The RNA shown here (transfer RNA) has 73 nucleotides and comes from an Arenicellales bacterium. The source organism's lineage runs through Bacteria, Pseudomonadati, Pseudomonadota, Gammaproteobacteria and Arenicellales. Its Rfam family is "tRNA". By type it is a transfer RNA. Model confidence (mean pLDDT): 82 of 100.
């Protein structure tokens, strides 16, 4: 320097053909229990890495940044 991967909750990760932003653990409340543990119920908790375009509408699609990986010279 040139390719390709990834970047959504605290944490580990889904997301189909562009319209609803989720699971699981974890975290608060409440129920069962004498209490703990467990479980269940319900709840908070998001700049979908940034900044631009396409479009009626972008986590998605372009394009540039900025981090990690990786191949190639």
């Nucleotide at each position: 320097g040139g390719g390709g991967c990834c970047a959504u909750a605290g944490c580990u990760c889904a997301g189909c053909u562009g319209g609803g932003a989720g699971a699981g653990c974890g975290c608060a409340a409440c129920a069962c229990u004498g209490g703990c543990a467990g479980u269940g119920u319900u709840g908070a908790g998001g700049u979908c890495g940034g900044g631009a375009g396409u479009u009626c509408g972008a986590u998605c699609c372009u394009c540039c940044c900025u981090g990690g990986c990786u191949c190639c010279a």
It was read from a public genome assembly.